This is a predicted complex of two RNAs, RNase P RNA and transfer RNA, with 462 nucleotides together.
[in-house]
RNA sequence: GAAGAUCAUCGGAUGGUCGCUGAUUCAUAAUGAAUCAGAGGAAAGUCCGGCCUCCGCAGGGCAGGAUGGUCGCUAACAGCGACCGGGGGUAACCCCGGGAAAGUGCCACAGAAAACAUACCGCCUGAGGGGAAAAGCCCUUCAGGUAAGGGUGAAAAGGUGGGGUAAGAGCCCACCAGCAGGGAAAGUGAUUUCCCUGGCUUGGUAAACCCCCUCCGGAGCGAGACCAAAUAGGAGGGGGUCCGGUUUAAAUGACAGGGGGAAGUGGCCCGCUUCCAACCCUCGGGUAGGUCGCCUGAGAAAAGGGGAAACCCUUUUCCGAGACAAAUGACCAUCACCUGAAGAAAUUCAGGUACAGAAGCCGGCUUACAGAUGAUCUUCCCGG
RNA sequence: GCGCCCGUAGCUCAGACUGGAUAGAGCGCCGGACUACGAAUCCGAAGGUCGGGGGUUCAAAUCCCUCCGGGCGCGCCA
Numbered sequence: 001g002a003a004g005a006u007c008a009u010c011g012g013a014u015g016g017u018c019g020c021u022g023a024u025u026c027a028u029a030a031u032g033a034a035u036c037a038g039a040g041g042a043a044a045g046u047c048c049g050g051c052c053u054c055c056g057c058a059g060g061g062c063a064g065g066a067u068g069g070u071c072g073c074u075a076a077c078a079g080c081g082a083c084c085g086g087g088g089g090u091a092a093c094c095c096c097g098g099g100a101a102a103g104u105g106c107c108a109c110a111g112a113a114a115a116c117a118u119a120c121c122g123c124c125u126g127a128g129g130g131g132a133a134a135a136g137c138c139c140u141u142c143a144g145g146u147a148a149g150g151g152u153g154a155a156a157a158g159g160u161g162g163g164g165u166a167a168g169a170g171c172c173c174a175c176c177a178g179c180a181g182g183g184a185a186a187g188u189g190a191u192u193u194c195c196c197u198g199g200c201u202u203g204g205u206a207a208a209c210c211c212c213c214u215c216c217g218g219a220g221c222g223a224g225a226c227c228a229a230a231u232a233g234g235a236g237g238g239g240g241u242c243c244g245g246u247u248u249a250a251a252u253g254a255c256a257g258g259g260g261g262a263a264g265u266g267g268c269c270c271g272c273u274u275c276c277a278a279c280c281c282u283c284g285g286g287u288a289g290g291u292c293g294c295c296u297g298a299g300a301a302a303a304g305g306g307g308a309a310a311c312c313c314u315u316u317u318c319c320g321a322g323a324c325a326a327a328u329g330a331c332c333a334u335c336a337c338c339u340g341a342a343g344a345a346a347u348u349c350a351g352g353u354a355c356a357g358a359a360g361c362c363g364g365c366u367u368a369c370a371g372a373u374g375a376u377c378u379u380c381c382c383g384g
Numbered sequence: 385g386c387g388c389c390c391g392u393a394g395c396u397c398a399g400a401c402u403g404g405a406u407a408g409a410g411c412g413c414c415g416g417a418c419u420a421c422g423a424a425u426c427c428g429a430a431g432g433u434c435g436g437g438g439g440u441u442c443a444a445a446u447c448c449c450u451c452c453g454g455g456c457g458c459g460c461c462a
Stems, first nucleotide, its partner, number of pairs: 001380010012335007020038007040355001044366002047364005052220004059270004064216003068212001069083005084097005098211002103209002105205003120150002122146010158176006177201001179198008224292004234283005242258002245255003260276005285461002299318008336353007385458007394411004404442001414428004435451005
């Protein structure tokens, strides 16, 4: 100097005039005045997790759904940190992560054969036939042996070397790789390293069905609480109104029990609770108003300590929107940044400044983004 | 806020759930045949980032993740 990788910050500021919302104070018949504050790193997508609120079961089981290496962090998580294993990259770094020996599927075309799967070409042996002067050479038929060589394919029964064989093959041997069993060491653990023994050793795919581990009540701020107003608890239908007993002069009056039915915030079964014209369905009717929930929080900043890190603890300081047809704006000036033109330069002029706007709150993930900046690391080239 | 569906040729739609290698049908456009001409009919040809991107796999329109666009349904009192 060039190319890359990872992480992070800003993304407008100041002053004035006018306008809007909230809080506090003063004042007022109603109004009003002053001070302070007033969109984000993603407020977005609604993909995860919660806080919070409600449901007379929220109990058990089945079905269903989610997650998927290990250990930590966290309120929790499909998040974050570190490590382990596999893959990509020269590297910094990035991506992936239970199981194929519980079972069932699928692997097109090509190829002989695609899973306890095979003989197309070839090699060897034996018996024939033909050619040639000729046992050796060439062609061909049948039977047997073979899977080392070749071919097909994304993938074809461990690799290299040697021996052996009619030709071959872990058939045997040496060294590796893999698998199984046993042992030692390191580590919290996943796992790693080493030693011994051994039959020698036959795919992929689970973002295919499935199996295993772990976890899961449901609904959602239009949750929900309160106030006010209005109308028609109107009409039709469904289901039930059963059994015996106690009380009473008597009783569909009351009481308890059994049966039946209805309801109970995902489906089914069991259980449990409540109710007995309760409940459910359809038609029709009324209302669309106001207050709370609503911002003091798993909050922010600084310092110190612990930890490899994520993060945790202590102390001090601060209170930085709470709207509801929905405020947080408009104008002027200066500055900041970028582009263009002029200029020797200082500078002048013109234009522009991204993605985009809170809606109960918080922790993450993902996506969008003009421009500006910083840190660390890797590779290549040149020079000292 | 919650739940669900769609995007394929110029247009209207199949194919996907169950992944196989040249991605289809009808209408339309173009050319030819027939006709005096036209319509109808017949024959032929062209026309495709399967909404965008990434991933799994030997292989993706189809399976998974994410982004963009379009559409449908639900809710109070009694």
The coordinates come from a structure-prediction model, not an experiment, and the mean pLDDT is 77.